The RNA shown here (transfer RNA) has 74 nucleotides and comes from a Planctomycetaceae bacterium.

[in-house]
């Protein structure tokens, strides 16, 4: 220098061939249970969907540039 993959909650990830409120598990907070702790059950909060631009009535999703990480080629 060229190519590929990934980036979504504190962490690990799902989601989508554009449309209804963006979700799960773990972690965190509160409660129930218990003599108490753990386990179990219930509830709650937490997101500019990496950044900018474009297409569209509408973008996490499509296009594009850039940033970060990993891999391959040279």
């Nucleotide at each position: 220098g060229g190519g590929g993959c990934a980036g979504u909650a504190g962490c690990u990830c799902a989601g989508u061939u554009g449309g209804u409120u963006a979700g799960a598990g773990c972690a965190g907070g509160g409660g129930a249970c218990u003599c108490a702790u753990a386990a179990u059950c219930c509830c709650c909060g937490g997101g500019u969907c990496g950044u900018g631009g474009g297409u569209u009535c509408a973008a996490u999703u499509c296009c594009u540039a850039c940033c970060u990480g990993c891999c391959c080629c040279a």

The RNAcentral record of the sequence draws on ENA.